Description
The part of an RNA shown here (large-subunit ribosomal RNA, domain II) has 701 nucleotides and comes from Elusimicrobia bacterium RIFOXYB1_FULL_48_9. RNAcentral holds the full RNA, with entries from ENA and SILVA. The source organism's lineage runs through Bacteria, Pseudomonadati and Elusimicrobiota. The coordinates come from a structure-prediction model, not an experiment, and the mean pLDDT is 83.
[in-house]
Context: one part of a larger RNA
């Protein structure tokens, strides 16, 4: 991993709530107990269960109000006959079923833990008792003796001596470093290196200390491969607002991811939104008309603020009048308020929409509204468009509002792609029409028609900025009295203008920029020189012969343009296109729509049957429906056992294997083979009632 078996909303209680069924009904019901019958069990006595009788303790209801005395269809507060609160104009009760809640393990599996009582020191820690072992080598303390020395000591030398948590190093005990091993040879090892090795040392045997306790040269170490509190059993099915799982079918409806509160934020409670029931209403959505409230978009500057220019008053600065005070005059200065002109604002408004909202009315119709009530789920949302706040007018960002989608929505398109575009899937159909989007091939349908554009593979990614790319539109200069471009010639004189400067001669710089000869020629456009020179331009003539320039708007293109394996429109491939623009025709294209057949739900109408009207069942017609997670409701299939009725079976039951049959589904038959002893139809009843999932569990492969 697969196969097979097992595997999760159960049971009891509550005079619980609600609904349904049945009995009786202003009443309803008995409980324990007792008696009887039946069944099971026992040798018997007896016990247990069910049913029937009995049993009226008791419970609920029939009257409420008040704290109570109490009064009573009323009562309480009150002085009240006022006013108000709660009541009164009747339906209950018992059992069963369904569902929900509560209490219990309460749908199932799952902790780490807490507490109690015990078991452990054969591992290991420490200690106690009793034993054992420690090759060899080195060093050479005290002390003693001798000699020297000394008054004697001290001291010096030598010999003997043999101390030491001394040295080297086997056994023994340890484990420093590296490598190997890492589903190992080993649940801690191997190889090499390495520490201690007469001691606070090692070790055998026996003993002691026990779980909030021991022991610890202390690491929270060790206490039997377990230790920041051992192990075993019990409390125990601890608790788990957490994760996972939760088993047959079809039909109807169908959410939420919000608000408030919460030691609350991944949990709850109430409301909102869903569903079933009952009752009432004729309206809900949508459209038209009429009437309203409002201060957004926009706009504006009348207020509150911001802010620019002008003017220039008060005021300030300055100058002058006598040096000073006062004062006066004046002013190329500054300058509040004011005035003029032009602006800005979420927390400005003299103004002010569109929408939306409210009311009324007309129209309109649907699984509409409202009330009561049973059952929920939801409280992580998300993308896109629009309006905003935060952020950087960043984010597949974040927080609101609003709409649509996804969530819970399949199908077609966008290469692929929850949230984009089209479109809402009851079933069948080898019928048709179309949407989005497409029509060269992959790949269904135009190598379609017409007119242009693009040369960049632009298309098939991007900006500021740049450019005689190219098409279109427009304005305009010059032009056969010859333009534009080219070629030939000229391009002069005063003058090397003045200043400056070492120099400055058209051409470093400053100011100025005249006059003359002329067809024309700047006190000079650029190159150049140290300065000149030289080349060139403006300008002019000739030659040539027809258009040449400038500007603006606009279509499509170009550059700007860098990413890691190798191209990078989905691919092939495409250039009067298979690109772009405009116009047109045809076709393809979805589960859309239509046609045909069928199923089913709801409503209405009609017929038939049951039947007391009602109601129910069935048939037909018409209309509208039939995507769906959480979730609510309805109807069924199948399994095991029991009861009643009825059947099958050695002429072969159950089970198994195969199979082209029937049913909308769960499912149900028939037949053949296998198998060898029981099985089951119909009507009821009761559940250990349905498996693919739980790192499920047991067995097998």
């Nucleotide at each position: 991993u697969c196969c097979g078996g097992c595997g999760a909303g159960u049971u009891a209680c509550u005079u619980g709530g609600u609904g349904g069924a049945u009995g009786c009904a202003a009443g309803g019901c008995u409980a324990a107990g007792u008696c009887g019958u039946u069944a099971u069990u026992u040798a018997a006595c007896g016990a247990u269960a069910a049913c029937g009788a009995u049993g009226g303790a008791g419970c609920c209801g029939u009257a409420g109000c008040g704290a109570a005395g109490g009064c009573g269809a009323g009562u309480c507060c009150g002085a009240a006959u006022a006013g108000g609160g709660c009541g009164a104009a009747u339906a209950g009760u018992a059992u069963c079923c369904a569902u929900c809640a509560g209490u219990a393990g309460a749908c199932c599996c799952g902790a780490a833990g807490c507490c109690a009582a015990g078991u452990g020191a054969u591992c290991u820690a420490a200690c106690c008792c009793u034993g054992a072992a420690c090759a060899g080598a080195g060093u050479g303390a005290a002390g003693u003796c001798c000699c020297c020395u000394u008054a004697a000591a001290c001291g010096g030398g030598g010999a003997c001596g043999g101390a030491g948590g001394c040295u080297c190093g086997a056994a023994g005990c340890g484990u420093u470093a590296a490598c190997c091993g890492u589903u190992g040879a080993a649940a801690a090892g191997g190889u090499u290196c390495u520490g201690c090795a007469u001691g606070a040392g090692u070790u055998g045997g026996g003993g002691u200390u026990a779980g909030g306790g021991g022991u610890g040269a202390a690491a929270g170490g060790c206490u039997a491969a377990u230790c920041g509190a051992a192990c075993u059993u019990g409390g125990u099915g601890a608790u788990a607002g957490c994760u996972g799982g939760u088993u047959c079918u079809c039909c109807c409806c169908g959410a939420a991811a919000u608000a408030g509160c919460u030691u609350u934020a991944g949990g709850g409670c109430u409301a909102g939104c869903c569903u079933g029931g009952u009752a009432a209403c004729u309206u809900a959505a949508g459209a038209g008309u009429g009437g309203g409230a409002g201060g957004u978009a926009g706009a504006g500057c009348a207020c509150u603020g911001g802010a620019u220019a002008g003017u220039g008053u008060a005021g300030g600065g300055g100058u002058u009048g006598u040096a000073a005070c006062c004062c006066a005059a004046c002013u190329u200065c500054c300058g509040a308020a004011g005035c003029u002109a032009a602006c800005c604002a979420a927390a400005c408004u003299c103004c002010g929409a569109a929408u939306g909202c409210c009311c009324a009315u007309u129209u309109g119709u649907a699984u509409g509204u409202u009330a009561c009530u049973g059952g929920a789920g939801u409280c992580a949302g998300u993308g896109c468009g629009c309006g905003a706040g935060g952020g950087a007018u960043a984010a597949g960002c974040u927080u609101c509002g609003u709409g649509c989608g996804c969530a819970a929505g399949a199908g077609g398109g966008a290469a692929a792609c929850a949230g984009c575009c089209c479109a809402g899937a009851c079933c069948a159909u080898c019928g048709a029409u179309c949407u989005a989007g497409g029509u060269c091939c992959c790949a269904a349908a135009a190598u379609c028609u017409a007119u242009g554009c693009u040369a960049a593979g632009u298309g098939g990614u991007a900006a500021a900025g740049g450019a005689u790319g190219u098409g279109g539109a427009a304005u305009u200069u010059c032009u056969c009295a010859g333009a534009c471009a080219g070629c030939u010639a000229g391009g002069a004189g005063g003058u090397u203008g003045g200043c400056u400067u070492a120099g400055a001669a058209g051409c470093a710089g400053c100011a100025a920029u005249c006059c003359u000869u002329u067809a024309a020629a700047g006190a000079g456009u650029g190159c150049g020189u140290a300065a000149c020179a030289g080349c060139u331009c403006a300008c002019u003539a000739g030659u040539c012969a027809a258009g040449c320039g400038a500007u603006u708007c606009u279509g499509c293109g170009c550059c700007g343009a860098a990413a890691a394996u190798g191209u990078a429109c989905g691919g092939g491939g495409c250039u009067c296109a298979a690109g772009c623009a405009u116009a047109g025709u045809a076709c393809c294209g979805c589960a859309a729509u239509c046609g045909u057949g069928g199923a089913u739900u709801u409503a209405a109408u009609g017929a038939u049957a049951g039947u007391u009207u009602a109601c129910u069942a069935c048939c037909a017609u018409u209309a509208a429906g039939u995507g769906g997670u959480a979730g609510g409701g309805g109807a069924g299939c199948g399994u095991u056992c029991c009861c009643g009725c009825g059947g099958c079976a050695g002429u072969a039951a159950a089970g198994g294997u195969a199979u082209a049959c029937c049913g909308u589904a769960a499912g149900g038959a028939g037949u053949a083979c296998u198998g060898a002893a029981g099985c089951u139809g119909c009507g009821g009843g009761a559940a250990g009632u349905g498996a693919g999932g739980a790192u499920g569990u047991c067995g097998g492969a």